[in-house]
RNA sequence: UGAGUUGAUCGGGCGAUCGCUGGCGAAGAAUACUUCGCGGGAGGAAAGUCCGGGCUUCGCAGGGCAAGGUGGUCGGUAACUCCGACCGAUCGUGAGAUCAGGGCAAGUGCAACAGAAAGUAAACCGCCGAACGGGUUUUUUACUGCGUGGUAAGGGUGAAACGGUGAGGUAAGAGCUCACCAGCGUGCGGGGUGACUCGUGCGGCUGGGUAAACCCCUCCUGAAGCAAGGCUAAACAGAAAGCAGUGGCUGCUCGCCGCGUUAUGACUUUCGGGUAAGCUGCUCGAGCCCAUCGGCAACGGUGGGCCUAGAUAAAUGAUCGUCCUAGGCGUUUACGCCAACGACAAAACCCGGCUUACGAUCAACUCGUUUU
RNA sequence: GCCGCCUUAGCUCAGUUGGUAGAGCAACGCUUUUGUAAAGCGAAGGUCCUCGGUUCGAAUCCGAGAGGCGGCU
Numbered sequence: 001u002g003a004g005u006u007g008a009u010c011g012g013g014c015g016a017u018c019g020c021u022g023g024c025g026a027a028g029a030a031u032a033c034u035u036c037g038c039g040g041g042a043g044g045a046a047a048g049u050c051c052g053g054g055c056u057u058c059g060c061a062g063g064g065c066a067a068g069g070u071g072g073u074c075g076g077u078a079a080c081u082c083c084g085a086c087c088g089a090u091c092g093u094g095a096g097a098u099c100a101g102g103g104c105a106a107g108u109g110c111a112a113c114a115g116a117a118a119g120u121a122a123a124c125c126g127c128c129g130a131a132c133g134g135g136u137u138u139u140u141u142a143c144u145g146c147g148u149g150g151u152a153a154g155g156g157u158g159a160a161a162c163g164g165u166g167a168g169g170u171a172a173g174a175g176c177u178c179a180c181c182a183g184c185g186u187g188c189g190g191g192g193u194g195a196c197u198c199g200u201g202c203g204g205c206u207g208g209g210u211a212a213a214c215c216c217c218u219c220c221u222g223a224a225g226c227a228a229g230g231c232u233a234a235a236c237a238g239a240a241a242g243c244a245g246u247g248g249c250u251g252c253u254c255g256c257c258g259c260g261u262u263a264u265g266a267c268u269u270u271c272g273g274g275u276a277a278g279c280u281g282c283u284c285g286a287g288c289c290c291a292u293c294g295g296c297a298a299c300g301g302u303g304g305g306c307c308u309a310g311a312u313a314a315a316u317g318a319u320c321g322u323c324c325u326a327g328g329c330g331u332u333u334a335c336g337c338c339a340a341c342g343a344c345a346a347a348a349c350c351c352g353g354c355u356u357a358c359g360a361u362c363a364a365c366u367c368g369u370u371u372u
Numbered sequence: 373g374c375c376g377c378c379u380u381a382g383c384u385c386a387g388u389u390g391g392u393a394g395a396g397c398a399a400c401g402c403u404u405u406u407g408u409a410a411a412g413c414g415a416a417g418g419u420c421c422u423c424g425g426u427u428c429g430a431a432u433c434c435g436a437g438a439g440g441c442g443g444c445u
Base pairs, nucleotide, nucleotide: 001368002367003366004365005364006363007362008361009360010359012323013322014321015320016319017318018317020041021040023038024037025036026035027034028033043344047355048354050353051352052351053350054349055225056224057223058222062254063253064252065251067221068220069219071217072086073085074084075083076082087101088099089098090097091096102216103215107214108213109210110209124155125154126151127150128149129148132145133144134143163181164180165179166178167177168176182206183205184203185202186201187200188199189198190197191196229280230279231278232277238271239270240269241268242267243265245259246258247257248256287306288305289304290303291302292301293300294299324342327338328337329336330335373444374443375442376441377440378439379438382397383396384395385394391428400414401413402412403411421437422436423435424434425433
C1' cells in the first nucleotide's frame, strides 16, 4: 500500500422558542375541565412475527393413540429451531466460513433421458472355450458362419455401474490368490467427562445414492392469545332444535369433574340481533449500570448504585443558533473556506434470542505487492 | 396488535409419490370475405415473486426475505 476475515463500539452534541402526551403540585370550578409551575417522553433494530418463555383464560390433575417438532458431544439458560467450547465432514492459499451433523449393514419406495444393465445385478461391442456347419482331395492347425455357454479386465451410456495399483493365476477373466494402498466391521491397548482420536491384530467383509422420501430410533410439545382476561355503564328482536341428558383441556379416546335428572325451565345448545363508552390488565422487570470472584467461554455468584415512555386511531414534532463530522470548492500537499437534505427506520402486555434493513468508527488477524 | 392464506404466459387458472411447464381467453400470421366479425389452421410468448440450501436433478421439499388478500373486538 492493495485485497480480505472476524469481532467490538456508537447511532449526531449543546442551547433557545412554540407545540403534543401522560405524571406530580398549586389555583379556579358543582363535575367535566381550564390555567400556571416542575421534572419524564422511541430503537439497535421499536421491523419481520421465525422460535422460546412469563402472564391470562379454558374448573383441576392424568393415561394411550394421532399430529407436529428436534437431531454430533459436553456445557449455559426460565426456555429454545438460541448461545459457548470442543469433535467430525466440506469449502478456502490463508485468517476463517458452512453443516436438518442419528439410522439406507431394520422394512418399503424412488432414480426422467441415455444405456446391455439402475440393484439378492446385467452380456450391446469386445475377449475365450467346446459342439455343429462352410472352405480344403482327406485329417489337423489357421480362417470364417451360426446359435449356445463362460467372462465385468477393456470400450461405450450416465449424476451414479458393485474398491484401486501391480504380480500370480486362467481357455479368457475375476479378491480367485498374494503384496501394498483406501474403506468397513471387529478384538485389544493408550488419551479424552464425551463426540472422537492414536497405535496394533484379525476378517476378502467391499453391503452404491436418496430419510429437507415414507419410515425407525432419541428427546420435546394441551389449546388459545392482552382484540387474552376482569369490572362498570349503555343498547337490543327474536328464531330453531333438544327433554334426560348435556357441557368441559378446542384432533380422537379412556379416565375424571361440573350442571341437571319426581324434569317445559330465570333449563341447555345453535343461529340471529344490539352495544363499540370508560376503568383495569399496564409497566419494577429472568430489569439496567459499576466493581469483584468463579469459569477457556456462553454464563453464574456476591456487593453497591439507579428507576428509565405508557399513547388508544394512537404523543415523542417544528423553527432558529452553535459545534461535530460525511461531503463540496480552492490548492502540488500542508492547509484554508463553505457545510448538511445526518443512513435504516418509529413503541402498543412484557422479556430472551434469531432473521432482515442500514450509516460510521475502531481493534485483532490473513494473503499479496513495493521499499528499507 | 394477533392469526391464516396466496404469488405459474398480457389476463383467469391447472400442474403430487421431485424427472421436457400446460389449458382457456387475449395478441400475432395465414385461409375464408368486396371488407370486417365469426369460423378454421399455424406459430410465438415463462427469471414458475426473490435469494440461499437438500438432491444427480426443484414450480414441487426446507429456510430466509418481498408483495398481495382475508379474518379476529

This is a predicted complex of two RNAs, RNase P RNA and transfer RNA, with 445 nucleotides together. Rfam match: Bacterial RNase P class A. Rfam links the family to the GO terms tRNA processing, ribonuclease P activity and dimeric ribonuclease P complex. Rfam's curators write: Ribonuclease P (RNase P) is a ubiquitous endoribonuclease, found in archaea, bacteria and eukarya as well as chloroplasts and mitochondria.